[in-house]
RNA sequence: GGACCCGUAGCCUAGUCUGGAAGGGCGGCAUGCUUCGGACGUGCAGAUCGGGGGUUCGAAUCCCUCCGGGUCCG
Numbered sequence: 001g002g003a004c005c006c007g008u009a010g011c012c013u014a015g016u017c018u019g020g021a022a023g024g025g026c027g028g029c030a031u032g033c034u035u036c037g038g039a040c041g042u043g044c045a046g047a048u049c050g051g052g053g054g055u056u057c058g059a060a061u062c063c064c065u066c067c068g069g070g071u072c073c074g
Stems, first nucleotide, its partner, number of pairs: 001073007010026004020057001028044005050066005
């Protein structure tokens, strides 16, 4: 220098192909149970989806560009 993959909540991850507005697990908080805790049950909060721009009635999803990480080639 070139090609490809990845970036979504404190952590891990689904959704992306086929646009309709983000779901799950761990963790956190509250509560039930328990003498207390743990485990288990129930509920709640937390992500403008790496940044910017474009297309569209509508973008995590499509297009462009940049940033970060990884793999391969030279």
This is a predicted structure of a 74-nucleotide RNA (transfer RNA) from Candidatus Iainarchaeum sp. The organism belongs to Candidatus Iainarchaeum, within Archaea. Its Rfam family is "tRNA". Rfam links the family to the GO term triplet codon-amino acid adaptor activity.